[in-house]
Molecule: transfer RNA
Organism: Pseudobdellovibrionaceae bacterium
RNA sequence: GGCGAGGUAGCUCAGCUGGUUAGAGCGCGUGAUUCAUAAUCACGAGGCCGACGGUUCAAGUCCGUCUCUCGCUA
Numbered sequence: 001g002g003c004g005a006g007g008u009a010g011c012u013c014a015g016c017u018g019g020u021u022a023g024a025g026c027g028c029g030u031g032a033u034u035c036a037u038a039a040u041c042a043c044g045a046g047g048c049c050g051a052c053g054g055u056u057c058a059a060g061u062c063c064g065u066c067u068c069u070c071g072c073u074a
Stems, first nucleotide, its partner, number of pairs: 001073007010026004019057001028044005050066005
């Protein structure tokens, strides 16, 4: 340089055929339980989906460019 996969919560990842306030587990906070801790249970906080632009009534999802990570190849 070429090709491919990926970037969504602090971490690991879902998110269908575009469709209307974006989810799970772990972690974190509060409460319950316990003599206490762990475990368990309940509730809660935490994101504008890598950046910019385009298409559309509507974009995490489609298209383009850029950027970062990983793999293959020369």